The RNA shown here (small-subunit ribosomal RNA) has 1485 nucleotides and comes from a wastewater metagenome. It matches the Rfam family "Bacterial small subunit ribosomal RNA". Its family is annotated with structural constituent of ribosome and ribosome in the Gene Ontology.
RNA sequence: AGAGUUUGAUCCUGGCUCAGGAUGAAUGUUGGCGGUGUGCCUAAGGUAUGCAAGUCGAACGAGAAUCUACCUUCGGGUAGAGGACAGUGGCGGACGGCUGAGUAACGCGUAGGAAUUUUCCCUUAAGUCAAGGAUAGCCUCCCGAAAGGGUGGGUAAGCCUGGAUGUGAUCUUCGGAUUAAAAGCUUCGGCUGCUUGAGGAUAAGCCUGCGUCCUAUCAGGUUGUUGGUGAGGUAAUGGCUCACCAAGCCUAUGACGGGUAACUGGUCUGAGAGGAUGAUCAGUCAGAAUGGGACUGCGACACGGCCCAUACUCCUACGGGAGGCAGCAAUUAGGAAUCUUGCACAAUGGACGAAAGUCUGAUGCAGCGACACCGCGUGGAGGAUGAAGGUUUUAGGAUCGUAAACUCCUUUUAUGUGGGAACAAGUUCUGAGUGUACCACAUGAAUAAGGCCCCCCUAACUACGUGCCAGAAGGGUCGGUGAUGCGUAGGGGCCAAACAUUAUCCGGAAUUACUGGGCGUAAAGAGAUGCGUAGGCGACUAAGUAAGUCUAAUGUGAAAGCCCGAAGCUCAACUUCGGAAUUGCGUUAGAAACUACUUGGAUUGAGUCAGAUAGGGGAAAGUGGAAUUCCUGGUGUAGCGGUGAAAUGCGUUGAUAUCAGGGGGAACACCGAUGGCGAAGGCAACUUUCUGGAUCUUGACUGACGCUAAGGCUCGAAAGCGUGGGUAGCAAAACGGAUUAGAUACCCGUGUAGUCCACGCCGUAAACGAUCCCUACUAGGUGUAUGGUUUAGAUCUUCAUUUGGAUUUCGGUCCAUUUGAAGUUUAAAUUGUGUGCCGCAGCUAACGCGUUAAGUAGGGCGCCUGGGGAGUACGGCCGCAAGGCUAAAACCUAAAGGAAUUGACGGGGACCCGCACAAGCAGUGGAGCGUUUGGUUUAAUUCGAUGCUAAGCGAAGAACCUUACCAGGGCUUGAACUGUAACUGUGGUUCUGAUGAAAGUCGGAACGUCUUCGAGAUCGUUACAGAGGUGCUGCAUGGCUGUCGUCAGCUCGUGUCGUGAGAUGUUGGGUUAAGUCCCGCAACGAGCGCAACCCCUACCCAGUGUUACAUAUUUCUCUGGGGACCGCCUUGCCAAAACGAGGAGGAAGGUGGGGACGAUGUCUGGUCAUCAUAGUCCUUAUGUCCUGGGCUACACAAGCGCUACAAUGGUUACUACAAAGGGUUGCCAAACCGCAAGGUGGAGCUAAUCCCAUAAAAGUAGCCUCAGUUCAGAUUGUGGGCUGCAAUUCGCCCACAUGAAGUCGGAAUUGCUAGUAAUCGCAGAUCAGCAUGCUGCGGUGAAUACGUUCUCGGGUCUUGUACACACCGCCUGUCAAGUCACGGAAGUUGGUCUCGCCCGACGGCCCCAUGGUUUUGGGGACUAAGGCAGGGCUGGCGACCAGGGCUAAGUCAUAACAAGGUAGCCGUAGGGGAAUCUGCGGCUG
Repeated sequence: AGAGUUUGAUCCUGGCUCAGGAUGAAUGUUGGCGGUGUGCCUAAGGUAUGCAAGUCGAACGAGAAUCUACCUUCGGGUAGAGGACAGUGGCGGACGGCUGAGUAACGCGUAGGAAUUUUCCCUUAAGUCAAGGAUAGCCUCCCGAAAGGGUGGGUAAGCCUGGAUGUGAUCUUCGGAUUAAAAGCUUCGGCUGCUUGAGGAUAAGCCUGCGUCCUAUCAGGUUGUUGGUGAGGUAAUGGCUCACCAAGCCUAUGACGGGUAACUGGUCUGAGAGGAUGAUCAGUCAGAAUGGGACUGCGACACGGCCCAUACUCCUACGGGAGGCAGCAAUUAGGAAUCUUGCACAAUGGACGAAAGUCUGAUGCAGCGACACCGCGUGGAGGAUGAAGGUUUUAGGAUCGUAAACUCCUUUUAUGUGGGAACAAGUUCUGAGUGUACCACAUGAAUAAGGCCCCCCUAACUACGUGCCAGAAGGGUCGGUGAUGCGUAGGGGCCAAACAUUAUCCGGAAUUACUGGGCGUAAAGAGAUGCGUAGGCGACUAAGUAAGUCUAAUGUGAAAGCCCGAAGCUCAACUUCGGAAUUGCGUUAGAAACUACUUGGAUUGAGUCAGAUAGGGGAAAGUGGAAUUCCUGGUGUAGCGGUGAAAUGCGUUGAUAUCAGGGGGAACACCGAUGGCGAAGGCAACUUUCUGGAUCUUGACUGACGCUAAGGCUCGAAAGCGUGGGUAGCAAAACGGAUUAGAUACCCGUGUAGUCCACGCCGUAAACGAUCCCUACUAGGUGUAUGGUUUAGAUCUUCAUUUGGAUUUCGGUCCAUUUGAAGUUUAAAUUGUGUGCCGCAGCUAACGCGUUAAGUAGGGCGCCUGGGGAGUACGGCCGCAAGGCUAAAACCUAAAGGAAUUGACGGGGACCCGCACAAGCAGUGGAGCGUUUGGUUUAAUUCGAUGCUAAGCGAAGAACCUUACCAGGGCUUGAACUGUAACUGUGGUUCUGAUGAAAGUCGGAACGUCUUCGAGAUCGUUACAGAGGUGCUGCAUGGCUGUCGUCAGCUCGUGUCGUGAGAUGUUGGGUUAAGUCCCGCAACGAGCGCAACCCCUACCCAGUGUUACAUAUUUCUCUGGGGACCGCCUUGCCAAAACGAGGAGGAAGGUGGGGACGAUGUCUGGUCAUCAUAGUCCUUAUGUCCUGGGCUACACAAGCGCUACAAUGGUUACUACAAAGGGUUGCCAAACCGCAAGGUGGAGCUAAUCCCAUAAAAGUAGCCUCAGUUCAGAUUGUGGGCUGCAAUUCGCCCACAUGAAGUCGGAAUUGCUAGUAAUCGCAGAUCAGCAUGCUGCGGUGAAUACGUUCUCGGGUCUUGUACACACCGCCUGUCAAGUCACGGAAGUUGGUCUCGCCCGACGGCCCCAUGGUUUUGGGGACUAAGGCAGGGCUGGCGACCAGGGCUAAGUCAUAACAAGGUAGCCGUAGGGGAAUCUGCGGCUG
């Protein structure tokens, strides 16, 4: 000090989580020792038992036991000593100890104050005289179960009473009056007391300033309340109490109410500022079962005192009594959880006492607990065969690991033995702890290590098991067969007598931001912030004051703690001493810059007056024309209207159209504009009246009068509401017609509220510039609106002026002209105010903003703090209502979000291409058959391929074999392979028997052998390694391959731009089949693709010449060359280039035609059944052999084909013309036989030689004449042929006979652009046989292409996006199911506070009567508890109701994201299963 987590990736915003420290802790596992601390955080619940406050005989009387002496009637008595128990009296029980319930308060902290008291203590002053009286104890009697009480008798004192004195105190009429005391001891010196003062000390009471939690969903509170006068009361001030008088007092600087809480020094954390906390220790307060009360006393309204009431517990003879552990132990309960019914007064301290001393659960010690901190130990050195064993392995090794064993050594600790303190102050005596600490010796490595973790954050990795299971998890996430993440093991890492987990606090978190954040789009500027209150802030100048501020001194800030320095325990923790610090408050003295206050002055901020200017600024009244509609009349006739297309609707009762007239309401075309005005909402025909503001110019005046603005007031679109009008058009709702799967919509036809007016409400909008107001400063450029000033020009008007002309009644008038002034207008410059665009610096996450700031600063206000729940609930205020304003929580969740990037997609745009469409030709889809697939069936119908990219596909050929499937029969080191060992032999060949379906099993006979002579080779048998598998995973893989696609794309290096992902290059202008080429350009180059290089073919040349051809300048074969390159000409494109168009020449012309060749990648495409291969599974079987069957099934469906439906044909006969292939297990000629398939035959050929082998369509001629036919050939029957062990399941062919459907094919759909389609035959591979399939070959040989609007696919650029698994995407709401928390609710049940009334204990006070023993009796108000009847606040439960959250695969739709298929969204109103639809106004996101 940071890190992880939103995304395909990026930057930002923003939350969540982690690493640290801490604890009065608890839990799990483990556990050697010591020191020092610490230990009911919960029930201020209840408590058995013991102890925790007594002491004094030197205040007092009495005096037991016992002892001594004497006496004795021997029972005892007397005297003395003694001093128990209890009593009177004094002092102390108000301290110490415990607890934190209450308390938000002068309770506490801090700093001050005046109207007080203070036993004991200290100093000081004066006294202490002389009398009297009672009473307890005791004795007697009585009552009671007890506790206890009563009658009578006698008694003492520092007990009680009055008297004297009066230092003094109080009162006073200043003469005076009132007012106290106690003795005891003594060594006789004195000591201790007592009374009354004064002073001190200590302690306590009271008052005040400041500080001291949350809540405004608590806004008003208060009647002794606030003050005064008087009185009472107190130690003392005071409404503390009472009477009277006044009506005050507190409060947004938060009163009053509610919740929570003892406060502080300190403690924990933090860099600090802060935040959290208030155990132990120390100071203060409060409490003592709950509530109330007083008494005594210096002190209490009293923890271990009293009285009363209440609850609880105990005793009881039922009449009545007793009690209070929040003292120390202990017990029970509660709880996750917290100790011994210990020892001692030795020390320190306290009470009493003259003292000895007594008492002291204060305290000192010990015990229990790893609860915390600190310290020590569990051994040290050597030791390689790198042992055994474990784990792992690529089988070699690696690792545990110098670790162990083994050798040498040490003894902290432990155990034993011996010695042995300090703590004692006080010369003696006194030690609980304690025979403790410590020291010495002995024994012997001996007695002593675990916990968590190992995917990333975060240090540490492998194997096995498991298989989205079991489980893990702080966050991200891990687990679906190779899990470093689960479990186990080995190894490793971190801490260590502990280690993890949980809980809580601070930190990290600048994530509440004072230090130290933000608000255009991420959360956030209130609709105007228009007016303005409080408050905050405030321009220049002079003087004064000294509140803030600053300086100095001083008091205080308890001790302890923290920090620094020393010292003592062996160190440390711990303890002791000294210092510093305690940032605060008070007092005194000083300074006067700044703020403030007071006084004076000035003018620049602000304002006033004067003169101009622009304007849809506002209100009222009036006026106008165009249009729609309605009414009346005319003309006129069959339609009109409406839509994508229609229909509803209107119209022969005359519409629409058209003309004229009239009525009525609403809105104001053109001008009109990122133009104007207004605070915003908003404002538009014209005129008049009234009225607000703004701007400019110049001068005068006032003299800081200012800015902002919580509350408050006012205004505030549309919709909506109330009352009354009005209603032409439009139009929620409603009705009808369409569309649709549906259509509560979009479209169409009607149509009511409403829209309009007046008055009154409502108070909200995407009320937006999503940008609060004011002030100052900081480059410019260019528009526009409206003012001022200056300059220049123009024209006209007026006036003056120069010259000339015309005219004249001489006065002038007119025309032209010169100059000047004023006015008008245009342009430019400059200067204000407003309103736009671009843009530097700067800012910003980016987009963007940029003198109209989102820049740089200052002042003020408002608002924000993850997403949802929710702008919701409850409460309050407002409203007629609708609703508005204010505004949570539980719970859920790890994201939600902003900007930009790359893709993909769009029923977005632009451009381009392709047999993609169009134009054509021939088909498919209908029929029959073939074949493949699905489905079904089956013992099996083996397996794979499944949109394009499966389906005449793997399969270039299933009768057996193939064969993987099924049934049955066999074999088990095996049918095939390798190695080792052992054994007996030798293998092998031929023949043969039994059994059997065969395989096989069990036998027999004959012949006969390699060799280097070796237990050699080979074979067999047995055993062990192992073999075998067409078993599984193509989602573990290699290889091969399909597809986009022969589409033109895909990338890299360097440079540059950007915070970055990325961009640029590769975009742009042309062009091409092409990212082909050219030009331009922050790019310059390069690579994989394209093209070319390769093969075939068309032309020519040269060579070659077998077996071709047949004598030739030929054909043909082979080999090697040539030829074509936009090379030439013309022309087009702005120039040029690239390129295009046309032409010449040429066999061929613009890649001449074909083929091979397939970029980066996509489809987790296909194949584990070609092969290879990882893992896994089977091993007398999932291996292997055999026989038979199946892969050939058949209600059905689909794909691909063949043959046809005929006359462009069929049939018969005759006659032509190919190419390319194959052939010795072969092709097979001639000839002969057979109708034919074929047979016989065997020539020739290892092939340019021979054979397959007649090419067929075509041509010529005849018949058929439109018919289910002389078309078509399915099906079936009979008889044959061929192959082959075998033709039944299940082959092909021939002949004869039979002669089905079918007459050109619905929706839909396929191929093809030239030697192509169509049509015709030929050959080959596979193959014993089997071809309508496949692969090749040639023959004949067309039609059409205007063109790119549309369909499909692709490419480039651009745009939008809420998609990135990428539109087969994403995603909304109702309903249904489960579950969770919450709201309402008839009511029910608690808590708390409280008004009124009733009753009223104890108690003190007051009054009356009485003096009765220490007075007694009666009454009064006050008053705790209780009761009656309400009220406020707040909890629990609650049938039922409402919404919300969450939950792999439910239902209905598809609202949003692309123009999301009707652009979306906001407010409002109405409607609808639902998302939503529609109306009105607004926004562009």